[in-house]
RNA sequence: AUCUGAUAAAGGCAAACCAUCUGAAAGGGUGGGGCGCAAAACUACUGGCCUAAGUUCCCUUCGGGAAUAAGGUAGCAGAGAUGCCGGG
Numbered sequence: 001a002u003c004u005g006a007u008a009a010a011g012g013c014a015a016a017c018c019a020u021c022u023g024a025a026a027g028g029g030u031g032g033g034g035c036g037c038a039a040a041a042c043u044a045c046u047g048g049c050c051u052a053a054g055u056u057c058c059c060u061u062c063g064g065g066a067a068u069a070a071g072g073u074a075g076c077a078g079a080g081a082u083g084c085c086g087g088g
Stems, first nucleotide, its partner, number of pairs: 002088004012037002017032006035075001042080002045078003048073003054068006
């Protein structure tokens, strides 16, 4: 430098759920928790998925519906740039 995760150690992260804060929502922060994870650390660039405040349109009447990301998701995949330990 590159490939790899069989075994081991030091450790790391933390799903559902609960509390609380935040947000229009999806979601996110913190604490508890621990399903899992060798990049389950980082970046929304590509595709996917979630939401629809605002905007546009329609019905219509004080509401309803449709479309839409500039909002999210890195624990959906790809890509980018980095990293611990063991092994070849």
c-di-GMP-I riboswitch aptamer from an uncultured Desulfobacteraceae bacterium, 88 nucleotides, folded computationally. It was read from a public genome assembly, where an Rfam model found it. The model forms 95% of the base pairs in the Rfam consensus.